[in-house]
Formats: sequence, structure tokens, C1' cells
RNA sequence: GGGCCCAUAGCUCAGUCUGGUUAGAGCAGUUGACUCAUAAUCAAUUGGUCCCAGGUUCAAGUCCUGGUGGGCCCA
Repeated sequence: GGGCCCAUAGCUCAGUCUGGUUAGAGCAGUUGACUCAUAAUCAAUUGGUCCCAGGUUCAAGUCCUGGUGGGCCCA
């Protein structure tokens, strides 16, 4: 220098293929129940600039362009 892949909650990820109801799961945090108490369990609840900017569209996490960061391969 060239090519490919990844970026979504505090953490690990799904959702992208085929744009469309309110952005979700597990773990974690908080509160409550249970217990003499703690753990475990159960219930409720908190938590999001979907990496950044722009574009297309009635509508973008999803499509397009550029950028940033990370990984792999080639030279």
C1' cells in the first nucleotide's frame, strides 16, 4: 500500500440476510419477598448518541458514502 471482517445496555451477545409495532436476551446494579441472618431462589425495576458524520427513504440499528477504532490475510 491492497483486500476482508467486526463496532448495539456496565459485561457477553442476538437483531442487519428481507428497512416497518415500543430496540431485546443472559449476566450485572437497585428494591422487595423468602430467611434469625447471609447465600441461593422468586418478583419488580434501573440501564442505549445502535462507534462518528453525511446521504437515500414516508420511515434507517438495518441500505449507500466518508471517517475513527479493533482483528485477520496479502505485499
Molecule: transfer RNA
Organism: Candidatus Aceula meridiana